[in-house]
RNA sequence: CCGUAUCGCUAGGGGUGCCGUGCUGCAAAGCGGGGCUGAGAUUAGACCCUUUGAACCUGACUGGGGUAAUGCCCGCGCAGGGAAGCAGGAUGGAUGAGUC
Numbered sequence: 001c002c003g004u005a006u007c008g009c010u011a012g013g014g015g016u017g018c019c020g021u022g023c024u025g026c027a028a029a030g031c032g033g034g035g036c037u038g039a040g041a042u043u044a045g046a047c048c049c050u051u052u053g054a055a056c057c058u059g060a061c062u063g064g065g066g067u068a069a070u071g072c073c074c075g076c077g078c079a080g081g082g083a084a085g086c087a088g089g090a091u092g093g094a095u096g097a098g099u100c
Base pairs, nucleotide, nucleotide: 001093002092006088008086009085010084011050012049013048014047016044017036018035019034021032022031023030024029056081057080058079062075063074064073065072
């Protein structure tokens, strides 16, 4: 000097499903509450992600497996899209000077 993990400040992007049940109601629907997976499933001002980008979207009413059911798991996927700046910076890398 560079700068990863990571931390701080500011800004931005994103998702919010499945199953059962209680009350109101002719129904539609609304308001609660329980279970499953997960970082996040009641918009929490929470969680995750910001180009080193699988956060998230399209493909997708998708292929295989499995479940009470569901993107629940794997594939699809070196497929296509997708939102940033500053400062510090362990481990580390490069260079210069001095000494031996």